[in-house]
RNA sequence: CCUCUGGAAAGCCGGCGGGCGUGCCCGCCGCACCGAAGGAGUAAAGGCGCCGCGGAGAACGGCGCCCGAAUCUCUCAGGUUCCCGGACAGAGG
Numbered sequence: 001c002c003u004c005u006g007g008a009a010a011g012c013c014g015g016c017g018g019g020c021g022u023g024c025c026c027g028c029c030g031c032a033c034c035g036a037a038g039g040a041g042u043a044a045a046g047g048c049g050c051c052g053c054g055g056a057g058a059a060c061g062g063c064g065c066c067c068g069a070a071u072c073u074c075u076c077a078g079g080u081u082c083c084c085g086g087a088c089a090g091a092g093g
Stems, first nucleotide, its partner, number of pairs: 001093006011031001013030008032080003038076001039074003046066007
């Protein structure tokens, strides 16, 4: 990477327009809500520099910068009956 299996949360909300299969689907807008595509934020550890201590650039302490995880946080993106999608997990190649 490919195949198979499992796989959550939250609106069958309102308005306008369109489509046809005539009660559903699609698009835009508004309000509400969810976190498990993706994205962003933060810790410890680690690295570097300066200062203190010190015989010592060894150890220790302080400060600054860099780096830095998640199922945590945010909700940009995405999503909110079923279907689809889906982090992640299991099996096979």
This is a predicted structure of a 93-nucleotide RNA (Glycine riboswitch aptamer) from a soil metagenome.
Its Rfam family is "Glycine riboswitch aptamer". Rfam's curators write: This family represents the bacterial glycine riboswitch.
Of the family's consensus pairs, 80% are formed in the model.
The sequence is in RNAcentral, with records from MGnify.